Background: A computed fold for a 72-nucleotide RNA from a Bdellovibrionales bacterium, annotated as transfer RNA.
């Protein structure tokens, strides 16, 4: 230097053009002598930045930034 691959809630991660989720985890009620488990709700996200497509972008194209891997 150059290829491929991942970046999404605290944390693992799904979602691959129109609604941003799910397990844990935390927060409030019940429950219980208390914790814990169980059940009822709740909160929390510029979807790695920056163009560009398009009526519309977590998604599609480019660059750039972190990572991991491979070449050389």
């Nucleotide at each position: 230097a150059g290829g491929c691959g991942c970046g999404u809630a605290g944390c693992u991660c799904a979602g691959u053009g129109g609604g941003a989720g799910a397990g844990c985890a935390c927060c409030u009620g019940c429950u219980u002598g208390a914790c814990g488990u169980g059940c009822a709700g709740g909160g929390g996200g510029u979807c790695g930045a920056c163009a560009g497509u398009u009526c519309a972008a977590u998604c599609c194209u480019g660059u750039c930034c972190g990572c991991g891997c491979c070449u050389a």

Model confidence (mean pLDDT): 84 of 100. Rfam family: tRNA. It is annotated as a transfer RNA.